The prediction has a mean pLDDT of 80. A computed fold for a 74-nucleotide RNA from a Phycisphaeraceae bacterium, annotated as transfer RNA. The source organism's lineage runs through Bacteria, Pseudomonadati, Phycisphaerae, Phycisphaerales and Phycisphaeraceae. It matches the Rfam family "tRNA". By type it is a transfer RNA. Rfam links the family to the GO term triplet codon-amino acid adaptor activity. The sequence was found in a public genome assembly.
């Protein structure tokens, strides 16, 4: 150095223009003599910056980070 793929709560995954949503995990409750189990509730997230649209996690453009894959140098 070129090209593609990726980045969404703590973790893991989803939504492929219509305004985030699943599971774990935390927490708080109800059950129990006490934990555990169940069960309900809450907390909490799209990597940045800028465009496109009535409307972007979602498409475009830049950047940062990370992976494959192929040149170059030595």
């Nucleotide at each position: 150095a070129g090209u593609c793929c990726c980045a969404u709560g703590g973790u893991g995954u989803a939504a492929a223009g219509g305004u985030a949503g699943c599971a774990c995990a935390a927490g708080a409750g109800u059950u129990u003599u006490u934990g555990g189990u169940a069960c309900u509730c809450u907390u909490g997230g799209u990597c940045g910056g800028g465009g496109u649209u009535c409307g972007a996690a979602u498409c475009c453009c830049u950047g940062u980070g990370g992976g494959a894959c192929u040149a170059c140098c030595a």